[in-house]
RNA sequence: CGAGCCCGUCGGACGACCGCAGCCGCGAGGCUGAGGAAAGUCCGGACUCCACAGGGCAGGGUGCUGGAUAACUUCCAGGCGGGGAAACCCGACGGAAAGUGCAGCAGAAAGCAGACCGCCGAUGGCCCUAACGGGCACAGGCAAGGGUGAAACGGUGGUGUAAGAGACCACCAGCGCCGCCGGCAACGGUGGCGGCUCGGCAAACCCCACCCGGAGCAAGGCCAAGCAGGGACCGGGUUGCCCGCCCCAGGGUCCCGGGUAGGCCGCACGAGCGGGUCGGUAACGGCCCGCCUAGAUGGAUGGUCGUCCUCGACAGAAUCCGGCUUACAGACGGACUCGCAAC
RNA sequence: GCCCCGGUAGCCCAACUGGUAGAGGCAGUCGGCUUAAAACCGAUCCAGUGCGGGUUCGAGCCCCGCCCGGGGUA
Numbered sequence: 001c002g003a004g005c006c007c008g009u010c011g012g013a014c015g016a017c018c019g020c021a022g023c024c025g026c027g028a029g030g031c032u033g034a035g036g037a038a039a040g041u042c043c044g045g046a047c048u049c050c051a052c053a054g055g056g057c058a059g060g061g062u063g064c065u066g067g068a069u070a071a072c073u074u075c076c077a078g079g080c081g082g083g084g085a086a087a088c089c090c091g092a093c094g095g096a097a098a099g100u101g102c103a104g105c106a107g108a109a110a111g112c113a114g115a116c117c118g119c120c121g122a123u124g125g126c127c128c129u130a131a132c133g134g135g136c137a138c139a140g141g142c143a144a145g146g147g148u149g150a151a152a153c154g155g156u157g158g159u160g161u162a163a164g165a166g167a168c169c170a171c172c173a174g175c176g177c178c179g180c181c182g183g184c185a186a187c188g189g190u191g192g193c194g195g196c197u198c199g200g201c202a203a204a205c206c207c208c209a210c211c212c213g214g215a216g217c218a219a220g221g222c223c224a225a226g227c228a229g230g231g232a233c234c235g236g237g238u239u240g241c242c243c244g245c246c247c248c249a250g251g252g253u254c255c256c257g258g259g260u261a262g263g264c265c266g267c268a269c270g271a272g273c274g275g276g277u278c279g280g281u282a283a284c285g286g287c288c289c290g291c292c293u294a295g296a297u298g299g300a301u302g303g304u305c306g307u308c309c310u311c312g313a314c315a316g317a318a319u320c321c322g323g324c325u326u327a328c329a330g331a332c333g334g335a336c337u338c339g340c341a342a343c
Numbered sequence: 344g345c346c347c348c349g350g351u352a353g354c355c356c357a358a359c360u361g362g363u364a365g366a367g368g369c370a371g372u373c374g375g376c377u378u379a380a381a382a383c384c385g386a387u388c389c390a391g392u393g394c395g396g397g398u399u400c401g402a403g404c405c406c407c408g409c410c411c412g413g414g415g416u417a
Base pairs, nucleotide, nucleotide: 001339002338003337004336006334007333008332009331010330012308013307014306015305016304017303018302020033021032022031023030024029035314039325040324042323043322044321045320046319047216048215049214050213054243055242056241057240059212060211061210062209063208064078065077066076067075068074079093080091081090082089083088094207095206099205100204101201102200116146117145118142119141120140123139124138125136126135127134128133154172155171156170157169158168159167173197175194176193177192178191179190180189181188182187220265221264222263223262229256230255231254232253233252234251235247236246237245272291273290274289275288276287277286278285279284309312344416345415346414347413348412349411350410353369354368355367362400371387372386373385374384375383393409394408395407396406397405
């Protein structure tokens, strides 16, 4: 210098004027005012109500190991598998010798398999021959080679044989069992033995382990205003069933009719943010110091001008928080890998 | 805001337990019938299942992420 990979930060700046929303102030006026994703609503929690929430079944979720956390389908570290030359990246990654099931077409055969082409035909059979021997491929044997398929019950070499075959042998791969060493563990290394080989799919049912009660701020609570009751059904208790428990009959659900279309709380001080320090590989946690940072309910953050630059992307709060995912012009910082060149 | 459901041809809608990747109707085109047209009869054309990934030998179907559409709720 080029190519790449990972982590983090920012995402127009400053000033003036005019607006909008909230709060403070008697008033003039002052202060504050979107994001890294505020988004999708995909997970997890806080909070609220149902009985602070109980048991069983059903149902759902998660799934290597250890840790972090309020919790998680998240994060960190490690293991294993896969990709890459490497930095590094990706992985729903428990169980298929518990059971049930699936595998179209092709192919001879597709799950305790099977013989189309092929090879052989030692043995039996038939034919030729005086005989030795030869021929046929009928019985039968084989699974090495070809062919089909995503997948055909190990690979290479040898022995063996009529031809062959883990039939036997050596090495290798794989599986299971028993040890030893390292590691908290997943797992790795190593030694021996075994039968020689036991396939795939659980994002099919299922089994195992762990977790999950339901609904959601339009939850829920309070105040005010107004009205006219009537009918049907039935106990109800936040959504499947049973039990248990609780509450109530001045009750509940639905329908018709009538009234209202208001206010307040929830609602912003919180698993909060910034800095330092200590523990930890890290995620994260402890302690100390500092800070207060939108809050609407037709719903606010915009416009104009000036100066400057690299000329500005995706986009905009609605109960809150931790994640994930998706969108995003560009700028900056740091760690690392490979190649080329120079010193 | 919150909570649910769906997407297959121009339109409506099938597709079994995942199995040749897709049936039918309307519409369109051509032919027949008719003097001509409609109706009717025959033939034909039109999709790769909203998009992108994954699991699987194989995906409209199973799983994940997006996009679009619809419904409910004071």
Two RNAs folded together computationally: RNase P RNA and transfer RNA, 417 nucleotides in total.
It holds a member of the Rfam family "Bacterial RNase P class A". By type it is a ribozyme.